RNA sequence: GCCUGGGUAGCUUAGUGGUAAAGCAACGGUUUUGUAAACCGUAGACCGGGAGUUCGAAUCUCCCCCCAGGCU
Numbered sequence: 001g002c003c004u005g006g007g008u009a010g011c012u013u014a015g016u017g018g019u020a021a022a023g024c025a026a027c028g029g030u031u032u033u034g035u036a037a038a039c040c041g042u043a044g045a046c047c048g049g050g051a052g053u054u055c056g057a058a059u060c061u062c063c064c065c066c067c068a069g070g071c072u
Stems, first nucleotide, its partner, number of pairs: 001071007010024004018055001026042005048064005
């Protein structure tokens, strides 16, 4: 330099055009002598940055940044 995959909540992932979902973690509650576990509930991400297409973009297109792998 070129090719491929990826960047979404504190962490791990889903979501492939129509108001972003789950698990763990956090917080509150029930239970317990107490802690943990279990169960119930609450809050939390406008989606790496910018531009474009579209009535509408996490999703499609372009440029840039970052991570992983491959080729030379």
Transfer RNA from a Candidatus Sungiibacteriota bacterium, 72 nucleotides, folded computationally. The source organism's lineage runs through Bacteria, Bacteria candidate phyla and Candidatus Sungiibacteriota. Its mean pLDDT, the model's own confidence on a scale to 100, is 83. Its Rfam family is "tRNA". The family's RNA type in Rfam is transfer RNA.